[in-house]
Molecule: SAM riboswitch aptamer (S box leader)
Organism: Viridibacillus soli
C1' cells in the first nucleotide's frame, strides 16, 4: 500500500513537561495562551486474547483491562453523491452509497 471481513449516536483527567498550533482530504463550522500538537503519567473500551457456562461443535452468553491493538471535544463535528419525503428555490428529515478511522484475516 490494496484486498476481505466486522464495527463506526456508549465510554474516557479541573494531571506533569510542551509551547502554537489542531479536528484526515475539499467546503463549511469549531477548538485552542483559561494553553493546540507531541511526549509521560493516568483513564476508557472485550477488536483480537484468556478463562467460565451452555449447547447446534462452532456459535451464544457471560467474567477478565494481566497479554496484542486501539482510543479519551462536538454522531466519523457537518456536508459532499444517489433516492424517497415535507416545504417551496433553498433548506430540512429519512434511507443507501462514497470517503475516512479502528480491529480481524489474506496478498
Nucleotide at each position: 500500500c490494496u484486498c476481505u471481513u466486522a464495527u463506526u449516536a456508549a465510554g474516557a483527567g479541573c494531571g506533569g513537561u510542551g509551547g502554537a498550533g489542531g479536528g484526515a482530504a475539499g467546503u463549511g463550522c469549531c477548538c485552542g495562551a483559561u494553553g493546540a500538537a507531541a511526549c509521560c503519567c493516568g483513564g476508557c473500551a472485550a477488536c483480537c486474547g484468556u478463562c467460565a457456562u451452555a449447547u447446534u461443535u462452532a456459535u451464544a452468553u457471560g467474567a477478565c483491562a494481566u497479554g496484542g491493538u486501539g482510543c479519551c471535544a462536538a454522531g466519523u463535528c457537518a456536508c459532499a453523491c444517489a433516492a424517497a419525503g415535507u416545504a417551496u428555490u433553498u433548506a430540512c428529515u429519512u434511507u443507501g452509497g462514497a470517503a475516512g478511522a479502528u480491529g480481524a484475516g489474506a496478498g